[in-house]
RNA sequence: UUCCAACCCGUGGGAGAGAGCGGUGUCUUGAACAUCGCCGCCGAAGGCGCAACCGCCGCCGGAAACGCUCAGGCACCCAGGACCACGGGUCGGUC
Numbered sequence: 001u002u003c004c005a006a007c008c009c010g011u012g013g014g015a016g017a018g019a020g021c022g023g024u025g026u027c028u029u030g031a032a033c034a035u036c037g038c039c040g041c042c043g044a045a046g047g048c049g050c051a052a053c054c055g056c057c058g059c060c061g062g063a064a065a066c067g068c069u070c071a072g073g074c075a076c077c078c079a080g081g082a083c084c085a086c087g088g089g090u091c092g093g094u095c
Base pairs, nucleotide, nucleotide: 003093004092006090007089008088009087010086011085012084013083018039020038021037022036023035024034025033026032027030040074041073042072046070047068048067049066053062054061055060
């Protein structure tokens, strides 16, 4: 320095689902905030899977945006958010 991969940082984009019911507390008295209980839901932090698929037929290993919903989340806002794009950095391979 060309390209690629992994990781980190920054910026932008980024869905879904009850303004549910009841109790308690806070103070700014609210369709507010926090918490507890009861049902109803969501899947795109994380996690798990008997799981598509891949490695190699098996064992075995890896493993999805699939499945499960433990966790998390469910008006707007805020926060979070897999993933995508751009920029920068680290390291490795390649030219």

The RNA shown here (Glycine riboswitch aptamer) has 95 nucleotides and comes from Algimonas arctica. It was read from a public genome assembly, where an Rfam model found it.